[in-house]
RNA sequence: GGAGUCGGCCGGGCAAUCGCUCUUUCGAGGGAGGAAAGUCCGGGCUCCACAGGGUAUGACGCCAGGUAACGCCUGGGCGACGCAAGUUGACGGAAAGUGCCACAGAAAAUAUACCGCCCUGCAAAGGGUAAGGGUGAAAUGGUGCGGUAAGAGCGCACCGCGUAUCUGGCAACAGAUAUGGCAGGGUAAACCCCGUCAGGAGCAAGGCCAAAUAGGGGAACAUUGGUGUGUCCCGCACCGUUCCCGGGUAGGCCGCUAGAGGUGUACGGCGACGUGCAUCCCAGAUGAAUGAUUGUCCUAGACAGAACCCGGCUUACAGGCCGACUCAUUUU
Numbered sequence: 001g002g003a004g005u006c007g008g009c010c011g012g013g014c015a016a017u018c019g020c021u022c023u024u025u026c027g028a029g030g031g032a033g034g035a036a037a038g039u040c041c042g043g044g045c046u047c048c049a050c051a052g053g054g055u056a057u058g059a060c061g062c063c064a065g066g067u068a069a070c071g072c073c074u075g076g077g078c079g080a081c082g083c084a085a086g087u088u089g090a091c092g093g094a095a096a097g098u099g100c101c102a103c104a105g106a107a108a109a110u111a112u113a114c115c116g117c118c119c120u121g122c123a124a125a126g127g128g129u130a131a132g133g134g135u136g137a138a139a140u141g142g143u144g145c146g147g148u149a150a151g152a153g154c155g156c157a158c159c160g161c162g163u164a165u166c167u168g169g170c171a172a173c174a175g176a177u178a179u180g181g182c183a184g185g186g187u188a189a190a191c192c193c194c195g196u197c198a199g200g201a202g203c204a205a206g207g208c209c210a211a212a213u214a215g216g217g218g219a220a221c222a223u224u225g226g227u228g229u230g231u232c233c234c235g236c237a238c239c240g241u242u243c244c245c246g247g248g249u250a251g252g253c254c255g256c257u258a259g260a261g262g263u264g265u266a267c268g269g270c271g272a273c274g275u276g277c278a279u280c281c282c283a284g285a286u287g288a289a290u291g292a293u294u295g296u297c298c299u300a301g302a303c304a305g306a307a308c309c310c311g312g313c314u315u316a317c318a319g320g321c322c323g324a325c326u327c328a329u330u331u332u
Stems, first nucleotide, its partner, number of pairs: 002327009012297007020031004033303001037314002040312005045202004052234003057198005062076005077091001078089004092193002097191002099187003114133002116129005141159006160182001161180008206254004216245006225239004261280008
């Protein structure tokens, strides 16, 4: 210098003038993101509501940790991919049961014999076989040796599988020894079984103030009933509930931003992160605010605009910067 892998940062800055908006002690100060996006998860918060037990449904699924919590993150194990750095897994159970494995093939479970091999026989035919070949994604453990009429775990060695014990590890797991010729495979992102978790609706939640109208009309059920924020059942609470027609209002305030907060630093930890100290206040609009002009710096302007808030995941992104690691080649 090249090709890669992983992590982090910026994504316009500064000044002036005019304009918009919030706070205000009236001096002044603040004003969209790394994803604000998707509305996919988890919560805070509000109400039902004093809210329990089941059923159903849904989600997750190796182990150990982190966190307010999670389907997220960190570390480890096993499997797959990659020469490697690394990436990735819908990762519990097939010996509880059911289902499925098209076509091809003899046969995909009630297992068999198409070609082939061996034996008897003049032949026809009969018996043995699953080692060789074929079909297929997959053919009933694999490789080798012995044995046999020819073969076959028939026997043996190793591997695989099951069981038992020991060692290391918190564990998932890894290793070792012994033993058994050994229950045909696959599939659970098929039904299912096992374990864990989950009440619902949502800031258009929910409250306060003011104003206006027609405290209007009709129907059904009615304590043996009805209503109550997922279905259904039990329980509990309450005494009314539901539907149709017609009329009035659509205003203001709160919720609304000081937080599971940011930044710096020390300590602990492999790490996610935690604890202590110091310091800072960084949007609160509501038909929806941050725009325009000029000058200058520069790498230079991509994806793109808050609407209760926060932690994640996923997706989009022009250009640029920094660090660590891997591989091959060349030179010294």
A computed fold for a 332-nucleotide RNA from a Gammaproteobacteria bacterium, annotated as Bacterial RNase P class A.
The sequence was found by an Rfam model in a public genome assembly.
The model forms 97% of the base pairs in the Rfam consensus.
Lineage of the source: Bacteria > Pseudomonadati > Pseudomonadota > Gammaproteobacteria.